The prediction has a mean pLDDT of 82. Large-subunit ribosomal RNA, domain II from a Thermococci archaeon, 728 nucleotides, folded computationally. It matches the Rfam family "Bacterial large subunit ribosomal RNA".

[in-house]
Context: one part of a larger RNA
RNA sequence: GGCAGGGAGUUCACGGCUGUGGCGAGGUUAAGGGGAUAAAUCCCCGGAGCCAUAGGGAAACCGACAGGUCCGCAGGCGCUUUUGCCGAGGGACGGGGUGUGAAAGCGCCCGGAGUCACGGCCGUGAGACCCGAAGCCGGUCGAUCUAGCCCGGGGCAGGGUGAAGUCCCUCAACAGAGGGAUGGAGGCCCGUUAGGGAUGCUGAUGUGCAAUUCGCUCCCGUGACCUCGGGCUAGGGGUGAAAGGCCAAUCGAGACCGGAGAUAGCUGGUUCCCGCCGAAUUAUCCCGUAGGAUAGCCUCCCUGGAGGUAGGUAGUGGGGUAGAGCACUGAUUGGGUGUGCAGGGGGCGAAAGCCUCCGGCACCCUGUCAAACUCCGAACCCACUACCGCCGUAGAAGGGGAGAGUAGGGUGACGGUGUAAGCCGUCCACCGAGAGGGGAACAACCCAGACUGGGGUUAAGGCCCCAAAGUGCCGGCUAAGUAUUACUCCAAAGGGUGUCCCUGGCCUUAGACAGCGGGGAGGUAGGCUUAGAAGCAGCCACCCUUUAAAGAGUGCGUAACAGCUCACCCGUCGAGGUCAGGGGCCCCGAAAAUGGACGGGGUUCAAGCCGGCCGCCGAGACCCCAGCGCACGGACUGAUUGGUCCGUGAUCGGGUAGGCGGGCGUUCCGAUGGGGUAGAAGUCGGGCCGUAAGGUCCGGUGGACCCAUCGGAAUUGCGGAUCCUGCC
Numbered sequence: 001g002g003c004a005g006g007g008a009g010u011u012c013a014c015g016g017c018u019g020u021g022g023c024g025a026g027g028u029u030a031a032g033g034g035g036a037u038a039a040a041u042c043c044c045c046g047g048a049g050c051c052a053u054a055g056g057g058a059a060a061c062c063g064a065c066a067g068g069u070c071c072g073c074a075g076g077c078g079c080u081u082u083u084g085c086c087g088a089g090g091g092a093c094g095g096g097g098u099g100u101g102a103a104a105g106c107g108c109c110c111g112g113a114g115u116c117a118c119g120g121c122c123g124u125g126a127g128a129c130c131c132g133a134a135g136c137c138g139g140u141c142g143a144u145c146u147a148g149c150c151c152g153g154g155g156c157a158g159g160g161u162g163a164a165g166u167c168c169c170u171c172a173a174c175a176g177a178g179g180g181a182u183g184g185a186g187g188c189c190c191g192u193u194a195g196g197g198a199u200g201c202u203g204a205u206g207u208g209c210a211a212u213u214c215g216c217u218c219c220c221g222u223g224a225c226c227u228c229g230g231g232c233u234a235g236g237g238g239u240g241a242a243a244g245g246c247c248a249a250u251c252g253a254g255a256c257c258g259g260a261g262a263u264a265g266c267u268g269g270u271u272c273c274c275g276c277c278g279a280a281u282u283a284u285c286c287c288g289u290a291g292g293a294u295a296g297c298c299u300c301c302c303u304g305g306a307g308g309u310a311g312g313u314a315g316u317g318g319g320g321u322a323g324a325g326c327a328c329u330g331a332u333u334g335g336g337u338g339u340g341c342a343g344g345g346g347g348c349g350a351a352a353g354c355c356u357c358c359g360g361c362a363c364c365c366u367g368u369c370a371a372a373c374u375c376c377g378a379a380c381c382c383a384c385u386a387c388c389g390c391c392g393u394a395g396a397a398g399g400g401g402a403g404a405g406u407a408g409g410g411u412g413a414c415g416g417u418g419u420a421a422g423c424c425g426u427c428c429a430c431c432g433a434g435a436g437g438g439g440a441a442c443a444a445c446c447c448a449g450a451c452u453g454g455g456g457u458u459a460a461g462g463c464c465c466c467a468a469a470g471u472g473c474c475g476g477c478u479a480a481g482u483a484u485u486a487c488u489c490c491a492a493a494g495g496g497u498g499u500c501c502c503u504g505g506c507c508u509u510a511g512a513c514a515g516c517g518g519g520g521a522g523g524u525a526g527g528c529u530u531a532g533a534a535g536c537a538g539c540c541a542c543c544c545u546u547u548a549a550a551g552a553g554u555g556c557g558u559a560a561c562a563g564c565u566c567a568c569c570c571g572u573c574g575a576g577g578u579c580a581g582g583g584g585c586c587c588c589g590a591a592a593a594u595g596g597a598c599g600g601g602g603u604u605c606a607a608g609c610c611g612g613c614c615g616c617c618g619a620g621a622c623c624c625c626a627g628c629g630c631a632c633g634g635a636c637u638g639a640u641u642g643g644u645c646c647g648u649g650a651u652c653g654g655g656u657a658g659g660c661g662g663g664c665g666u667u668c669c670g671a672u673g674g675g676g677u678a679g680a681a682g683u684c685g686g687g688c689c690g691u692a693a694g695g696u697c698c699g700g701u702g703g704a705c706c707c708a709u710c711g712g713a714a715u716u717g718c719g720g721a722u723c724c725u726g727c728c
């Protein structure tokens, strides 16, 4: 890992609600006792007790409508035509009890329904759906490992060094000193003696030889040495040359058994089918933020009996946002006018002071800004009313009860903050819990809400090939493979005599623009300046003449001249030209790490972009046919609840958490009815039936039990839990 078997909401008590049944102003027994039976169990006693029959009040205490009025659902009766009568239950009054209060008033209650049993759901207590801690406490067992200590034993090749002491010699007054011998000390030295240890290779090994080993290397090796036998110290305790080390492969508190199914707001798992509805991730509180309680949102049941309301239109109110504005509050550009008006500069003056400029203030013109400005002011939102629409007597709204579940995420819009990513707030849609088609792929983008089967038509999006459908039509644009990207995933400021379109001004057959040819003069080298200044360093002026036209000169040039050229004019040529602004597509701007991305191939009057048109393809959408379920209505039947049949459904049929309903199957029990050695169960293979869980038949095998119906009871359904056991 596979397979088989096992494997998780149970039981009791109490409480709440609901269903069914009994009895009913009552209902009921408990322990216990008696009887019957083979037993399960049944029958009979037992009224103790409990609940109900009256409430209000802390208490003392006091103590209520079996119906007085009105409305009216279901239903009944009448009328058979839009209505009447009665009207259980229900509602509104009126009346009453009690507490409080001086009273008024207010609170609770009152016109009799409960109770017992069984079933279902839920709550609480219990292990309480199952598995899972680390831990805490108690009692025991351990020092055959290891730590320390105690008692009695054992062990340490060889070599080196050479302390004290002693002897001799020398020196010396003594003390003593030096030398030579002798001597043999030492937690001395070397040492794979034995023995003990464990430094480095961070070697080998690392399902090992081994739950610490092997190799080389290394340390100690007469000592605080090593070692044997016997003994002592025990769990908040020991022992520790101290590492939280060690105390039997276990130690920041041993092991075993018990409390014990500790607790776990945490993780995982939780077993057959179908049908109906279908959430939330918000608010408040909580040592609360991985959890709860209450409310909100979901489901189911009961009640109720006529209105309800998401949408639209209109009206009447409310609002101060977007925008806009500067009338207020502030900010703020330039200019002007006025003004003794805080202050400052300048001038005149001996001073007083005067004048002037700046500044301040006010006003006017002009140009701006504001979440905490507003003379204004939408869209939009809210409330009410009316109408339309929709829902509703096939029962809405409202009321009561029971059961739940409830991390959020993304897109678009608006806002806050922020460089941004993000975070926060509001609203809507979607994912969550939503399949299908499109978007290359892709929870939330586009289309569209999936009961089943069949046929058709469209949506979004597409129609050259991959790949269903146009190599469709008309008119433009692009030359960059730009592009072929709805968004996500689109690159900017700034540039472009790239090209197309539009608008305007001016020139133009009295000939424009460009090119080419010719002219481009005289006063004059204007004056000044200057070494020079002659159109062309600079300053001033910029006239007059001849002319078709020609500047006191556009640029180049010279030291200065010269020279070239331009403006301007003529000729040649012969039709548009030139300038400015706007728009479309395109280009530059443009750098990232293996070779590469329009989904790819590929595509150029397109298979790109813009505009228009026709056709086609394309979903589970829409339409048609058939069927199923569900809801509702009707009929029949039994017993409002079940069953059968008919009808209606354009306005029923996605679905996680979750609520509710109906079924299938397993084991056992009771009753009834059956099958089986002429072959039961089981098992293997196959056929058929049912929407499903499943059912049934046939054949093989097997060799003795099995099934149906109705009712009952459950250790009742497995793929998951690093699930448990077994086998492979």
Stems, first nucleotide, its partner, number of pairs: 001728006011126013026051003032045005055062002065094001068093004075086003095110006129269002132266001136259006147233009156223001158190003161186001165182007195220003200216002203214002235251001237247003272663006282295005296406002298403006307391003311388009323376001324374002329370003334365006341359001343358006408431002412427006436447003451627007461617003464601003470614001472613006483603002494588003498585010515572005521545003526540003551566001555564002628653002630649008664717001666714010682701008